[in-house]
Context: one part of a larger RNA
RNA sequence: UGACGGGGGCCCGCACAAGCGGUGGAGCAUGUGGUUUAAUUCGAUGCAACGCGAAGAACCUUACCUGGGCUUGACAUAUAGUAAGUUCAUGUAGAGAUACAUGUAGUUUGACUUUGUCAGACGUGCUAUACAGGUGCUGCAUGGCUGUCGUCAGCUCGUGUCGUGAGAUGUUGGAUUAAGUCCCGCAACGAGCGCAACCCUUAUUCAUAGUUGCCAUCAGGUUAAGCUGGGCACUCUAUGGAGACUGCCCCGGAUGACGGGGAGGAAGGUGGGGAUGACGUCAAGUCCUCAUGGCCCUUACGCCCAGGGCUACACACGUGCUACAAUGGCCGGUACAGCGGGUAGCGAGACAGCGAUGUUUAGCCAAUCCCUCAAAACCGGUCUCAGUUCGGAUUGCAGUCUGCAACUCGACUGCAUGAAGUCGGAAUCGCUAGUAAUCGCGGAUCAGCAUGCCGCGGUGAAUACGUUCCCGGGCCUUGUACA
Numbered sequence: 001u002g003a004c005g006g007g008g009g010c011c012c013g014c015a016c017a018a019g020c021g022g023u024g025g026a027g028c029a030u031g032u033g034g035u036u037u038a039a040u041u042c043g044a045u046g047c048a049a050c051g052c053g054a055a056g057a058a059c060c061u062u063a064c065c066u067g068g069g070c071u072u073g074a075c076a077u078a079u080a081g082u083a084a085g086u087u088c089a090u091g092u093a094g095a096g097a098u099a100c101a102u103g104u105a106g107u108u109u110g111a112c113u114u115u116g117u118c119a120g121a122c123g124u125g126c127u128a129u130a131c132a133g134g135u136g137c138u139g140c141a142u143g144g145c146u147g148u149c150g151u152c153a154g155c156u157c158g159u160g161u162c163g164u165g166a167g168a169u170g171u172u173g174g175a176u177u178a179a180g181u182c183c184c185g186c187a188a189c190g191a192g193c194g195c196a197a198c199c200c201u202u203a204u205u206c207a208u209a210g211u212u213g214c215c216a217u218c219a220g221g222u223u224a225a226g227c228u229g230g231g232c233a234c235u236c237u238a239u240g241g242a243g244a245c246u247g248c249c250c251c252g253g254a255u256g257a258c259g260g261g262g263a264g265g266a267a268g269g270u271g272g273g274g275a276u277g278a279c280g281u282c283a284a285g286u287c288c289u290c291a292u293g294g295c296c297c298u299u300a301c302g303c304c305c306a307g308g309g310c311u312a313c314a315c316a317c318g319u320g321c322u323a324c325a326a327u328g329g330c331c332g333g334u335a336c337a338g339c340g341g342g343u344a345g346c347g348a349g350a351c352a353g354c355g356a357u358g359u360u361u362a363g364c365c366a367a368u369c370c371c372u373c374a375a376a377a378c379c380g381g382u383c384u385c386a387g388u389u390c391g392g393a394u395u396g397c398a399g400u401c402u403g404c405a406a407c408u409c410g411a412c413u414g415c416a417u418g419a420a421g422u423c424g425g426a427a428u429c430g431c432u433a434g435u436a437a438u439c440g441c442g443g444a445u446c447a448g449c450a451u452g453c454c455g456c457g458g459u460g461a462a463u464a465c466g467u468u469c470c471c472g473g474g475c476c477u478u479g480u481a482c483a
Base pairs, nucleotide, nucleotide: 001483002482003480004479005478007477008476009475010474011473012472013471015467016466019431020430021429022428023427026322027321028320029319030318031317032316033315034313035312042053043052064308065307066306067305068304069303070302073131077130078129079128080127081126082125083124088103089102090101091100092099093098106122107121108120109119110118111117112116133297134296136295137294138293142291143290144286145285146284147282149280154193155192156191157190158189159188160169161168162167173184174183199274200273201272202271204242205241206240207239208238209237210236213232214231215230218229219228220227245268248262249261250260251259252258324424328383329382330381331380332379333378340371341370342369345364346363349360350359351358352357390421395416396415397414398413399412400411401410437459438458439457440456441455442454443453
């Protein structure tokens, strides 16, 4: 000087408390451990691994296993030699990779004696050689990228001064802040990386613009409809401005920083949300994204193919979905979104089917058309507290769709079946407002496959006395047999 303390002081955080809803019990989905297996590919392992890499394992992917094959190789560059074939199509054998047979007869440049010949180049096969190749090992050799403490308020430097020195000071103190934020004081005076601001979005408004958007007024028109003429008022779209700064008033305060209250205002004291992550820590994670040192394999640890496996199942754990019902289930009627996506695509309408879906096809490369309908809610009816008209697992049969192909191993539909489950022990998690809870919708990946992930809107609470305690963190101080 740090680190640590079941030392002290001050302060903060859904850390506790106050509340609301969960997990832990059930069934299923998914990941992991374990076990099994020819293989169940590999990695990730307290917080910070476990719906994680994987934004999508039937084949492919695929790295694993079994079997069948290849050896200059599936892929790159180059040299030497050699051949005349290459390409394409068909057939046969085979699980395929591949092997054989038949037919066909490349491109281009130049020269010449022009029904063509010769030479060269590109492209192809074979042989030989350099080499290719490796998701093989080492993340404790590395780059790059990432997690974490933590969006916590810290981390440092120059000069000066003090100290023999390691170092200290500044950065401590008083007050204040979300903040090493700002003010005052001070042997310090300044500065840098962080904080804040500048960026995006959202909340108000003005100007400009008016189509593919909109429809107040006027006219036409329909079963209905901005459907048509017309218009750009409004909504909206998208470009530029305005607006919020403790600016104004009162009180407190060291007359300061600032704090409390108020006015005006769409918005008030960082308005809400996002992006942004200091010096460093964990030899944290990744050699299987990529790059890369070293080591290792080279008729195999490389490459091609078929089938299987990654989907196994006495069990244990994590994360979720659906429930156990009446604030409900079922039936009927009916209203209101916002993000976003679409040509190998989205597909209206009509018809067929109980339905999944099929047939046909208008429109749309998009503010035009389509996906597109919202759902909970509300109204009426029924059920009347039951393992039920709750719950839907499981199983049987019959089908639909995608795709060469749904047996291992897809999703969905109909009929039948109708399990556990009556609110969950110890324990434990999330959340402070348009939040929790609840409800649906869209997207990426994607042929098909979503209870996961990433977004979007609808309805919309309760509680916070407070900081004694648990956990994590910041500053000062103190002790130390630690570095």

Predicted 3D model of a 483-nucleotide part of an RNA (small-subunit ribosomal RNA, 3' major domain) from a metagenome. The coordinates come from a structure-prediction model, not an experiment, and the mean pLDDT is 80.